[in-house]
A computed fold for a 514-nucleotide part of an RNA from an uncultured bacterium, annotated as small-subunit ribosomal RNA, 5' domain. RNAcentral holds the full RNA, with entries from SILVA. Its Rfam family is "Bacterial small subunit ribosomal RNA".
Context: one part of a larger RNA
RNA sequence: GGAUGAACGCUAGCGACAGGCCUAACACAUGCAAGUCGAGGGGCAGCACUUCGGGUGGCGACCGGCGCACGGGUGAGUAACGCGUAUGUAACCUACCGACAAUUGGGGGAUAGCCUUCCGAAAGGAAGAUUAAUACCGCAUAACACCAAAUGAUGGCAUCUGAUUUUGGUUAAAGAUUUAUUGAUUGUUGAUGGACAUGCGUUCGAUUAGCUAGUUGGUGAGGUAGCGGCUCACCAAGGCGACGAUCGAUAGGGGUUCUGAGAGGAAGGUCCCCCACAUUGGUACUGAGACACGGACCAAACUCCUACGGGAGGCAGCAGUGAGGAAUAUUGGUCAAUGGACGCAAGUCUGAACCAGCCAAGUCGCGUGAAGGAAGAAGGCUUUAUGAGUUGUAAACUUCUUUAGCAGUGGAGUAAUAAGGCGCUCGUGAGCGCUGAUGCAAGUACACUGAGAAUAAGGAUCGGCUAACUCCGUGCCAGCAGCCGCGGUAAUACGGAGGAUCCGAGCGUUAUCC
Repeated sequence: GGAUGAACGCUAGCGACAGGCCUAACACAUGCAAGUCGAGGGGCAGCACUUCGGGUGGCGACCGGCGCACGGGUGAGUAACGCGUAUGUAACCUACCGACAAUUGGGGGAUAGCCUUCCGAAAGGAAGAUUAAUACCGCAUAACACCAAAUGAUGGCAUCUGAUUUUGGUUAAAGAUUUAUUGAUUGUUGAUGGACAUGCGUUCGAUUAGCUAGUUGGUGAGGUAGCGGCUCACCAAGGCGACGAUCGAUAGGGGUUCUGAGAGGAAGGUCCCCCACAUUGGUACUGAGACACGGACCAAACUCCUACGGGAGGCAGCAGUGAGGAAUAUUGGUCAAUGGACGCAAGUCUGAACCAGCCAAGUCGCGUGAAGGAAGAAGGCUUUAUGAGUUGUAAACUUCUUUAGCAGUGGAGUAAUAAGGCGCUCGUGAGCGCUGAUGCAAGUACACUGAGAAUAAGGAUCGGCUAACUCCGUGCCAGCAGCCGCGGUAAUACGGAGGAUCCGAGCGUUAUCC
């Protein structure tokens, strides 16, 4: 000198853009943050209509489907194939979506809900009766799917791979409907997302030198989507290490960011990618996908309710509270846009997101007036003191302008289009054109008009480094100070004043990095 997620002191007019718990991964009151589908089902508690018929609009709870594994948060753990980069999988999976091929036959038994009864303070639970499905279970059919046996072209560095052909065995489905469609099942393939393996890179300590029994390898089995000591039985005795094993300390990694001429050094906040975690520890269930932040179970600590028998909870989601701290914001608005879940759609939900609020905490932009104006006014300060210098064109005064602010008038873009309607094209479900609701922010931005210089300047410094000097006070006192050092009677270094210098809505100090 530059930089910062900064803090503190003094000061403070406006806007745009970006940012805002770095500390206690401390504890949390309250509200909201994941639902949706009646075009799967039985139904109908509540609302509206009613021809009194769940009949109609619609629909709570319930069964069922899809979603809840995304999105959002945090960085505790992790020195690791965690991350980065480059490869491999002839060792793998992939719901929804696209393409292609084939199928969708015929049955059964239950159970929520509803009703009745009972237990409990509650949370909740039990029994009986009865009912449906795209819920559940058999049967049929069936392959290029799977299994077994045989064949073995081709390819490969090896274990291997396995085209083709034959035989035997196993396995599926669900309907809805406005008749336009849409769903269901099996298989192949694509896309997307993941899983695993490997080379190289990835902090400090030797005042850590030896470490290791599932340990290293093999055979077999189990398990897995899959390879593998992943697990187990048996066999062998290996494996790692001064090219730093093991142990300890510290730490999420990267894209990037800061600095520097560069080499390098430092950092990893905001944004993007990956990883890990969800009070602490463990476990699996469901599912295409989790060992699951707002799911389950167990244990622990803590908090709360209780009729003492027993129960409930998890903000490292958005706000917000307490605590900690030098220190970090609103218990705001809207789904209008973008995106997501569900749905044929209308739409519903969305603290994702977009907006608004607070904060000079940052960057950038604008303003606090402009031109003229010498009696070089008064006042202040200095002085060689009837004088002169300086403050200083500064003020007064004259003329002009009106950004921002204030008042008034108008007033956006962000919206693309969906359903529906009309038309055209192909030709049987699509494409195109026209039309066709919807704006939170907001009467905001912006534009125009009006009055009026009006409403808007401070901070630090002035001995040298380092731009800027005199007077008074003080007298090794009071004090200053980044370093050198100043102060003991004429202090450009302390305190005040006048003047000056540097930055400027900021200026200084402190902390940290280069």